Source information: This is a predicted structure of a 74-nucleotide RNA (transfer RNA) from Candidatus Ryanbacteria bacterium RIFCSPLOWO2_12_FULL_47_9c. The organism belongs to Candidatus Ryaniibacteriota, within Bacteria. It matches the Rfam family "tRNA". Rfam classes the family as a transfer RNA. Its mean pLDDT, the model's own confidence on a scale to 100, is 80.
RNA sequence: GGGCCCGUAGCUCAGUUGGUUAGAGCGUUCGCUUGACAUGCGAAAGGUCUGCAGUUCGAGUCUGCACGGGCCCA
Numbered sequence: 001g002g003g004c005c006c007g008u009a010g011c012u013c014a015g016u017u018g019g020u021u022a023g024a025g026c027g028u029u030c031g032c033u034u035g036a037c038a039u040g041c042g043a044a045a046g047g048u049c050u051g052c053a054g055u056u057c058g059a060g061u062c063u064g065c066a067c068g069g070g071c072c073c074a
Stems, first nucleotide, its partner, number of pairs: 001073007010026004019057001028044005050066005
């Protein structure tokens, strides 16, 4: 330098053919339970969906360019 794949919550990830409200598990905080802890149960907080632009009535999802990560070729 070229090609391919990936980027969604603190972490690991789901998100179907573009539309319904952006979600799960773990973690965190609070409450219940206990003499106390653990376990268990309930609730809450936490997201510019990497950035910018484009397509569209509508984009996490499609397109282009950047940025970051991984693999391969040279």